Transfer RNA from a Candidatus Spechtbacterales bacterium, 72 nucleotides, folded computationally. The coordinates come from a structure-prediction model, not an experiment, and the mean pLDDT is 81. Its Rfam family is "tRNA". The family's RNA type in Rfam is transfer RNA.
RNA sequence: UCCCCGGUAGCUCAAUGGUAGAGCGGCUCGCUGUUAACGAGUAGGCUACUGGUUCGAGUCCAGUCCGGGGAG
Repeated sequence: UCCCCGGUAGCUCAAUGGUAGAGCGGCUCGCUGUUAACGAGUAGGCUACUGGUUCGAGUCCAGUCCGGGGAG
């Protein structure tokens, strides 16, 4: 320098162009001698950044940044 993959909740990851979700973790409550386990509920997101396409973008396009892999 070039090519490929990835960036979404605290963590690990989903999400046909049409309301952004799950598991774990957090908080509250229940259960009980107490904790753990279990059950119920609840909070938490400018989808890395900037533009573009579209009625509508996490998703498609361009550029930038960061991480991983490969070629030279």